[in-house]
Context: one part of a larger RNA
Molecule: small-subunit ribosomal RNA, central domain
Organism: uncultured bacterium
């Protein structure tokens, strides 16, 4: 390379937008580039196939004929693909209109519970903590309890097998700003689409920079225990950090360990949003359609587990990735970063 794969064996990029490229709906006309057919030329010799002949046979050799891909020219075919058309269409895609659900985003304001601290009252000897203890706090009055105040962070119940978002993720309440979705109508545009190498953007937590903030929790650290030891698990403390604004970092079991898009292929059941029908006192019940989220399950698939209209089934398009274990996601080089480090990514050697 041919080929085979990527839920769990190696393998789907964390996600998205989008450039080049690849691929692309129905129909008409033209063209005939791809495609298909005929002819001519070319296709050296040897080799190959067939026939004949020569070495006693064979291998081998000689002669003749044939076959032969690419290519060039030429004549045709026009189904498919391409190209051309100020040709046409509406089932893809987008738009209009009036609706609708939502922790979608970012800003501002605000609320109650709880922890801690401060002040004052009541009150007295313990509190706290554990398997048991001790360190720790407390007669300078703790713990408990009542009242008042300060400050920071997080939002119990509702709460869900629920919802929203591309992913990361998003939750007290109110407000003005803003993105996307869904169903209905079928108005308008008329293939405007899908994917997407490079590239741009977003990207939990931890970490970094200078500034603010700091209640609780708490890597580090200290002490008390445990233990043979205990640089741990348990306990008492506790500085970073956790929080805010700004700027970086760019990684995760970033997981559905399952790339995106489209079409098709039994059902059952639950639930969220919208619509229609039926029916009614009713917005309930019941039936149907679309969109989402779950569970079970036929066919089929799978090594099995399992998946099963939210496919891991049946197919198509495009991208990414894999090729024995270790060495190693390392070295070197390059790019990025303040750094930590990230991205790209080997080999020797060894089993």
């Nucleotide at each position: 390379u041919u080929g085979g794969g990527c839920g769990u064996a190696a393998a789907g990029a964390g996600c998205u937008c989008g450039u080049a490229g690849g691929c692309g709906g129905u129909u008409c006309a033209g063209u005939c580039a791809g495609u298909c057919g005929g002819g001519u030329g070319u296709g050296a010799a040897a080799a190959c196939u067939u026939g004949a002949g020569g070495c006693u046979c064979a291998a081998c050799c000689u002669c003749a004929a044939g076959a032969g891909g690419c290519c060039a020219c030429u004549c045709g075919a026009u189904a498919c693909u391409g190209c051309u058309g100020u040709g046409a269409c509406u089932a893809g895609a987008g738009u209009c209109c009036g609706g609708u659900a939502g922790a979608g985003g970012a800003g501002u304001g605000u609320g109650g519970a709880a922890u801690u601290c401060c002040u004052g009252g009541u009150g007295u000897a313990g509190c706290g903590g554990u398997g048991a203890a001790a360190u720790g706090c407390c007669c300078a009055g703790a713990u408990a309890u009542c009242a008042g105040g300060a400050g920071g962070a997080a939002c119990a119940c509702c709460a869900a097998c629920a919802g929203c978002g591309a992913a990361g993720g998003c939750a007290g309440c109110a407000u003005a700003c803003u993105g996307g979705g869904c169903a209905g109508u079928g108005c308008c545009u008329g293939a405007c689409g899908c994917u997407g190498a490079g590239g741009g953007g977003c990207g939990a937590g931890a970490g970094c920079g200078g500034g603010g903030g700091g209640a609780g929790c708490a890597c580090a650290c200290a002490g008390g225990a445990u233990u043979a030891g205990a640089u741990a698990c348990c306990c008492u403390g506790g500085g970073a950090g956790u929080c805010c604004a700004c700027g970086c970092c760019c990684u995760a079991a970033a997981c559905g360990a399952u790339g995106a898009a489209u079409a098709c292929u039994a059902g059952a059941u639950a639930u969220a949003g919208g619509g229609g029908g039926u029916a009614u006192c009713g917005u309930c019940c019941c039936c149907c359609c679309c969109u989402g989220u779950g569970u079970c399950g036929c066919a089929g698939c799978u090594a099995a587990c399992g998946c099963g209209a939210u496919a891991a089934g049946u197919a198509u398009u495009c991208c990414g990735c894999c090729u024995g274990g270790g060495g190693a996601g390392u070295a070197c080089g390059g790019c990025c970063g303040c750094a930590a480090g990230g991205c790209u990514a080997a080999a020797a050697c060894u089993c």